This is a predicted structure of a 72-nucleotide RNA (transfer RNA) from Caulerpa racemosa. RNAcentral holds the sequence, with entries from ENA. Taxonomically the source falls in Caulerpa (Eukaryota, Chlorophyta, Bryopsidales, Halimedineae).
[in-house]
RNA sequence: GGCGCUAUAGUGUAGUGGCUAUCACAUCGGUCUCUGAAACCGAUAACCCGAGUUCGAACCUCGGUAGUGCCU
Numbered sequence: 001g002g003c004g005c006u007a008u009a010g011u012g013u014a015g016u017g018g019c020u021a022u023c024a025c026a027u028c029g030g031u032c033u034c035u036g037a038a039a040c041c042g043a044u045a046a047c048c049c050g051a052g053u054u055c056g057a058a059c060c061u062c063g064g065u066a067g068u069g070c071c072u
Base pairs, nucleotide, nucleotide: 001071002070003069004068005067006066007065010025011024012023018055027043028042029041030040031039048064049063050062051061052060
């Protein structure tokens, strides 16, 4: 330098163009307990950035950024 893939709560993940975005762990609160753990209930928290297409974009297109793989 060329060609791919990936980017979603603190972490790991699901998501066939139709949202109020899924689940687990973690965190916080509560129940229980002499106290704590466990268990159970509840809550908080996310679509890498910009533009385009569309009635409507996490999802499609283009560009960028970051990570990763292959080729040279």